[in-house]
RNA sequence: GGGCCGUUAGCUCAGUUGGUAGAGCAGUAGACUUUUAAUCUGCGGGUCGAAAGUUCGAAUCUUUCACGGCUCACCA
Numbered sequence: 001g002g003g004c005c006g007u008u009a010g011c012u013c014a015g016u017u018g019g020u021a022g023a024g025c026a027g028u029a030g031a032c033u034u035u036u037a038a039u040c041u042g043c044g045g046g047u048c049g050a051a052a053g054u055u056c057g058a059a060u061c062u063u064u065c066a067c068g069g070c071u072c073a074c075c076a
Stems, first nucleotide, its partner, number of pairs: 001072007010025004019056001027043005049065005
């Protein structure tokens, strides 16, 4: 340098045909009793990596860029 894959909540990850962004864990509030905790019921938490394009409408399609991974080539 080329090719491919990935980037979504604090963490790990889903997200179907383009049509209201989700789960588990964590956090937090309450209940409960087995009390450094467990269980149950709620609640909060998002610039969907950045920018642009297409579209009535984009996490989803296209382009460029950034970061990470795999691989090939080159140099040594």
Model confidence (mean pLDDT): 80 of 100. Transfer RNA from a Magnetococcales bacterium, 76 nucleotides, folded computationally. It matches the Rfam family "tRNA". By type it is a transfer RNA.